[in-house]
RNA sequence: AGGGAAUUAGGUUAAUGGUAAACCCAGGGCCUUCAAAGUCUUAAACGGUGGUUCAAUUCCAUCAUUCUUUG
Numbered sequence: 001a002g003g004g005a006a007u008u009a010g011g012u013u014a015a016u017g018g019u020a021a022a023c024c025c026a027g028g029g030c031c032u033u034c035a036a037a038g039u040c041u042u043a044a045a046c047g048g049u050g051g052u053u054c055a056a057u058u059c060c061a062u063c064a065u066u067c068u069u070u071g
Base pairs, nucleotide, nucleotide: 001070002069003068004067005066006065007064010024011023012022013021018054026042027041028040029039030038047063048062049061050060051059
């Protein structure tokens, strides 16, 4: 310098164009003499900017970061 892949909640993973799901963590309640465990509940996310589309996490371009590969 070129090629390829990935980026979703605080963390780990889903969602193959129809309006984001779950587990762990965190907050609150119930239970308990107090805890732990259990149970109910709440909050929290599509890397950035554009394009296509009635509609984009999904398709396209570019940028950023990480990994990998060729020389």

Description:
Transfer RNA from Negombata magnifica, 71 nucleotides, folded computationally. NCBI's taxonomy places the organism under Eukaryota, Porifera, Heteroscleromorpha, Poecilosclerida, Negombata. Model confidence (mean pLDDT): 83 of 100. It matches the Rfam family "tRNA". It is annotated as a transfer RNA. About the family: Transfer RNA (tRNA) molecules are approximately 80 nucleotides in length.